[in-house]
Predicted 3D model of a 327-nucleotide part of an RNA (large-subunit ribosomal RNA, domain IV) from an archaeon. It was read from a public genome assembly. Its Rfam family is "Archaeal large subunit ribosomal RNA". The coordinates come from a structure-prediction model, not an experiment, and the mean pLDDT is 88.

Context: one part of a larger RNA
RNA sequence: UCCGGCCUAGGGAACUCGGCAAAUUGGCCCCGUAACUUCGGGAGAAGGGGUGCCCAUCGCCCUCCUUAUGGAGGGACGAUGGGUCGCAGUGACUAGGGGGGCCCGACUGUUUAACAAAAACGUAGCCGGCUGCUAGCCCGUAAGGGUGUGUAUAGCCGGUGACGCCUGCCCAGUGCGGGUAUCUGAAGCCCGGGUUCAACCGGGUGAAGGACCCGUGAACGGCGGCCGUAACUCUGACGGUCUUAAGGUAGCGUAAUCCCUUGCCGGUUAAUUGCCGGCCUGCAUGAAUGGCGUAACGAGGUCCCCACUGUCCUAGGCCGGAGUCCG
Numbered sequence: 001u002c003c004g005g006c007c008u009a010g011g012g013a014a015c016u017c018g019g020c021a022a023a024u025u026g027g028c029c030c031c032g033u034a035a036c037u038u039c040g041g042g043a044g045a046a047g048g049g050g051u052g053c054c055c056a057u058c059g060c061c062c063u064c065c066u067u068a069u070g071g072a073g074g075g076a077c078g079a080u081g082g083g084u085c086g087c088a089g090u091g092a093c094u095a096g097g098g099g100g101g102c103c104c105g106a107c108u109g110u111u112u113a114a115c116a117a118a119a120a121c122g123u124a125g126c127c128g129g130c131u132g133c134u135a136g137c138c139c140g141u142a143a144g145g146g147u148g149u150g151u152a153u154a155g156c157c158g159g160u161g162a163c164g165c166c167u168g169c170c171c172a173g174u175g176c177g178g179g180u181a182u183c184u185g186a187a188g189c190c191c192g193g194g195u196u197c198a199a200c201c202g203g204g205u206g207a208a209g210g211a212c213c214c215g216u217g218a219a220c221g222g223c224g225g226c227c228g229u230a231a232c233u234c235u236g237a238c239g240g241u242c243u244u245a246a247g248g249u250a251g252c253g254u255a256a257u258c259c260c261u262u263g264c265c266g267g268u269u270a271a272u273u274g275c276c277g278g279c280c281u282g283c284a285u286g287a288a289u290g291g292c293g294u295a296a297c298g299a300g301g302u303c304c305c306c307a308c309u310g311u312c313c314u315a316g317g318c319c320g321g322a323g324u325c326c327g
Base pairs, nucleotide, nucleotide: 001322002321003320004319005318006317007316008315010313011312014311019308027051028050029049030048031047036041038162052084053083054082055081056080057079058078059077060075061074062073063072064071065070085089097306098305099304100303101302102301103300104298105297109121110120125160126159127158128157129156130155131154136147137146138145139144163293164292165291166290168223169222170221173220174219175216176215177214178213179212182211183210184209188205189204190203191202192201193200224242225241226240227239228238251285252282263279264278265277266276267275268274
């Protein structure tokens, strides 16, 4: 010096990216427990008291005697009362630190075997599509097989992701579904030309598909600009104009989304690029690529408080092991 373990006056997170690590708490019994809530929960909330040993009485059980009933003996546990020892009684071992705000994901689950356990995946629930069974979907060239010895309250595929309140406008483009008088539309076939036969050339016929028409957004997706206007000012309910398929509704918003940005105001601190609550000028929110809430849950992320501490002020001492140096 390193590894493992232990103690420390006073202070108590001043350490640090961050209380990482450590410390605190801890079992059982009793009292007592808030917001919120899907009425289950939240709850071991929080917070407080007790706990050893000895004796007595009572409760409970067993045995014996006697039996209206009581007596004797034994037993683990419990209740009450009395006593007793220590600094300390779940005396060692073993055995939650707690509270509050916010984000994400509903939840229990699953995952990168060997750097990631998560806000990623899954999930019930919701929605859409295909499918009437010799089905649809999947494997196979086929035979055949799976779903399934199932049958639409079923199976397969896709999206969303409990629950609550909801889920606006656009079908111009792309996709999908349907229709179609007409147009287009290959080989083949028919007719004509051509060839000793063919090749070949022209015309006709004409399927799917396309053109064309209609529908379809919980299909892929998309959801404007400029100028003016109210008797202070500011703002602009209102108007004009260009333009689109339609010009972003509800809600939320400096956000896991905001460049400017440490936005502005308030709260928290002595001091805060943090956090929480508001505001909205949303560089570039927004509704199942779901929007906004939400009790419970989480080895998730972030902020604050109490308790507690060698994390720190600032070091010291002790135990065990290793290394180095000397012999």